[in-house]
């Protein structure tokens, strides 16, 4: 790469090196960019998928027998060491239904992706 799940409307800076492209894909828009893109590096910060840890409920087995203790499974919180990831704009919008104060908002759903964690 595939494939299965879960999330995606929050959130989160600085320095160096470096030169013109960048916002996932195709298409149209709209936007970021020499006041310095995209990439590397370094130090930071944001989150909370995965492992480690604390509480706490709950389901279940075992001991015990002063309603208590251990193990194993779910759920919720806390915290943030380690593995990722990420730090413009709803995954920047746009496709399909509905509905409404209407060519526009709002919802809800495919599509396609991104991010982890498992497979293959």
């Nucleotide at each position: 790469c595939u494939c299965u799940u879960a999330u995606c409307a929050a959130g989160a800076a600085a320095g160096g090196c470096a030169g013109a492209g960048g916002g996932a894909a195709a298409u149209g828009g709209c936007c970021c960019g020499a006041u310095g893109a995209a990439g590397c590096c370094u130090u930071g910060a944001c989150a909370a998928c995965c492992u480690a840890u604390u509480c706490u409920u709950u389901a279940u087995g075992g001991c015990a027998a002063u309603u208590g203790c251990c193990g194993u499974g779910g759920g919720g919180a806390a915290a943030a060491a380690g593995g990722u990831g990420c730090c413009a704009a709803u995954a920047c919008c746009a496709c399909c239904c509905a509905a409404c104060c209407a060519c526009g908002u709002u919802g809800g759903g495919a599509c396609u992706g991104a991010u982890a964690a498992g497979u293959c």
Predicted 3D model of a 120-nucleotide RNA (SAM riboswitch aptamer (S box leader)) from a Chitinophagaceae bacterium.
Rfam family: SAM riboswitch aptamer (S box leader). From the family's description: The SAM riboswitch is found upstream of a number of genes which code for proteins involved in methionine or cysteine biosynthesis in Gram-positive bacteria. The SAM riboswitch acts at the level of transcription termination control.
The prediction has a mean pLDDT of 80.